Transfer RNA from a Candidatus Azambacteria bacterium, 73 nucleotides, folded computationally.
[in-house]
């Protein structure tokens, strides 16, 4: 310098352009128990890496950039 992949909740990740962006784990509260664990219920937590663009509508498509990984030179 060139190419490819990735960036979404504290962590691991889902998420065909169209419900209010979700799951598991973790965390908080409650139920259960003599108590704890397990189990069950409820809840908090997100500017979807950034900036523009396309569109009636963008986490999703396009461009550039940032960060991480891999490959080539």
């Nucleotide at each position: 310098c060139g190419g490819c992949c990735g960036a979404u909740a504290g962590c691991u990740c889902a998420g065909c352009g169209g419900u209010u962006a979700g799951a598991g784990c973790a965390c908080g509260c409650g139920a259960c128990u003599u108590a704890u664990a397990a189990u069950c219920g409820c809840g908090g937590a997100g500017u979807c890496g950034a900036u523009g663009g396309u569109u009636c509508g963008a986490a999703u498509c396009c461009a550039u950039c940032u960060c991480g990984g891999c490959c080539g030179a």
Lineage of the source: Bacteria > Bacteria candidate phyla > Candidatus Azamiibacteriota.